RNA sequence: GGGCCCAUAGCACAAUUGGCAGUGCACUUCGUUUGCAACGAAGAGGUUAGGAGUUCGAGCCUCCUUGGGUCCA
Repeated sequence: GGGCCCAUAGCACAAUUGGCAGUGCACUUCGUUUGCAACGAAGAGGUUAGGAGUUCGAGCCUCCUUGGGUCCA
RNA backbone atom coordinates (compact mmCIF):
# COMPACT_ATOMS: atom_id res chain seq x y z
C1' G A 1 0.00 0.00 0.00
C1' G A 2 -4.17 -3.63 -1.16
C1' G A 3 -8.35 -7.46 0.13
C1' C A 4 -11.87 -9.17 3.85
C1' C A 5 -14.41 -8.81 8.70
C1' C A 6 -16.00 -5.97 13.01
C1' A A 7 -17.95 -1.13 15.72
C1' U A 8 -25.60 -1.21 18.89
C1' A A 9 -26.94 0.41 26.97
C1' G A 10 -21.58 -0.14 32.05
C1' C A 11 -20.19 -5.56 30.05
C1' A A 12 -21.39 -9.76 26.57
C1' C A 13 -24.41 -9.89 22.36
C1' A A 14 -29.43 -9.99 19.28
C1' A A 15 -32.42 -7.17 15.78
C1' U A 16 -35.57 -12.03 9.82
C1' U A 17 -36.93 -8.89 3.50
C1' G A 18 -35.28 -1.66 5.09
C1' G A 19 -40.91 -0.84 8.98
C1' C A 20 -42.11 0.48 17.35
C1' A A 21 -33.99 -0.48 19.01
C1' G A 22 -34.23 -5.62 22.41
C1' U A 23 -32.20 -10.06 25.64
C1' G A 24 -28.86 -11.72 29.64
C1' C A 25 -25.61 -9.93 33.44
C1' A A 26 -24.66 -5.46 36.08
C1' C A 27 -27.29 -0.83 38.26
C1' U A 28 -31.78 1.63 41.12
C1' U A 29 -36.41 0.91 43.98
C1' C A 30 -39.89 -2.42 46.39
C1' G A 31 -41.34 -7.38 48.62
C1' U A 32 -39.75 -11.91 51.33
C1' U A 33 -35.14 -12.07 55.70
C1' U A 34 -32.76 -9.97 62.20
C1' G A 35 -29.15 -8.84 58.24
C1' C A 36 -26.62 -10.56 53.79
C1' A A 37 -27.07 -13.76 49.76
C1' A A 38 -30.68 -15.90 46.73
C1' C A 39 -35.53 -15.36 44.60
C1' G A 40 -39.82 -12.41 42.89
C1' A A 41 -41.90 -7.58 41.04
C1' A A 42 -41.10 -2.81 38.95
C1' G A 43 -37.78 0.89 36.84
C1' A A 44 -33.77 3.78 34.78
C1' G A 45 -30.01 3.64 31.14
C1' G A 46 -29.05 4.37 23.45
C1' U A 47 -26.13 10.70 18.84
C1' U A 48 -26.64 2.13 16.64
C1' A A 49 -18.03 4.77 16.03
C1' G A 50 -18.27 9.96 13.13
C1' G A 51 -20.05 12.49 8.51
C1' A A 52 -22.77 12.53 3.88
C1' G A 53 -26.19 10.20 0.38
C1' U A 54 -30.53 6.96 -1.32
C1' U A 55 -35.63 6.17 0.54
C1' C A 56 -42.21 7.71 2.71
C1' G A 57 -38.97 5.24 6.27
C1' A A 58 -31.81 3.28 7.51
C1' G A 59 -28.72 -0.47 13.11
C1' C A 60 -29.55 -2.71 8.01
C1' C A 61 -28.27 -0.17 1.35
C1' U A 62 -24.14 3.33 -1.08
C1' C A 63 -19.71 6.65 -0.34
C1' C A 64 -15.92 8.98 2.85
C1' U A 65 -13.35 9.16 7.61
C1' U A 66 -11.71 6.97 12.45
C1' G A 67 -10.50 2.72 15.49
C1' G A 68 -9.78 -2.71 16.03
C1' G A 69 -8.91 -7.77 13.98
C1' U A 70 -7.06 -10.81 9.96
C1' C A 71 -4.66 -12.05 5.23
C1' C A 72 -1.38 -10.60 1.08
C1' A A 73 2.73 -7.53 -0.47

This is a predicted structure of a 73-nucleotide RNA (transfer RNA) from Candidatus Roizmanbacteria bacterium RIFCSPHIGHO2_01_FULL_39_12b. Rfam family: tRNA. The family's RNA type in Rfam is transfer RNA. The coordinates come from a structure-prediction model, not an experiment, and the mean pLDDT is 81. The source organism's lineage runs through Bacteria, Bacteria candidate phyla and Candidatus Roizmaniibacteriota.